[in-house]
């Protein structure tokens, strides 16, 4: 100096207005939100994580949504303009946003410790 290791901390946002109705933050109209790594700055590219399923609770596996057109540029499905689209499970008047599993778990990020070569 550093692979690996151990420990600590951090680690997801959003229903406002109107309408219908006995009843809806769930339906209808408008508005609202966007985890982590990579890459020209990304909810929609590539990959990871959360939920669910199998497995034994583990390792591991399965499943896993959605974007186009134009412009600038050396380079952008990432920027700019425009128009779209998507969002686990359980509960409840049908839920991306309410309540719940969850004061949980995790990708990942930062810090500390000591160490082989």
């Nucleotide at each position: 100096u550093u692979a690996g290791u151990g420990c600590u901390u951090a680690g997801g946002g959003g229903c406002g207005a109107g309408g219908u109705g006995u009843g809806a933050u769930u339906c209808c109209u408008c508005a609202c939100c966007g985890a982590c790594g990579g890459u020209a700055u990304a909810g929609u590219c590539c990959g990871u994580g959360a939920a669910g399923c199998c497995g034994a609770u583990a390792a591991g596996g399965c499943c896993c949504g959605a974007u186009u057109g134009g412009g600038u540029g050396a380079a952008a499905u990432u920027c700019c303009c425009a128009a779209a689209c998507c969002g686990a499970c359980a509960g409840u008047a049908u839920a991306g946003g309410c309540u719940g599993g969850a004061u949980g778990a995790u990708a990942u990020a930062a810090g500390c410790a000591g160490u082989a070569c």
The RNA shown here (FMN riboswitch aptamer (RFN element)) has 117 nucleotides. The coordinates come from a structure-prediction model, not an experiment, and the mean pLDDT is 84.